[in-house]
């Protein structure tokens, strides 16, 4: 240059167009304490824009990255 993939919570993973889970992290119970456990709380879709009643998902354009090939 040219095809083809990823991007979701601090981290690793789901989401039939109407965001869920472990694990960490904040508070409590329990312990003389600390670890283990139990209970509740925060916490996210790479950026714009469109279809739609409603996009994480479906169209487009940018970014950031991975393999290929020249």
């Nucleotide at each position: 240059c040219a095809g083809a993939g990823a991007g979701u919570a601090g981290u690793u993973u789901a989401u039939u167009u109407g965001a869920a889970a472990a694990u960490a992290c904040c508070a409590g119970c329990u312990u003389u304490g600390g670890g283990a456990g139990c209970u509740g709380g925060a916490g996210a879709u790479g950026g714009a824009g469109g279809u739609u009643u409603g996009a994480g998902u479906c169209c487009u354009c940018c970014u950031u990255u991975u393999c290929u090939g020249a």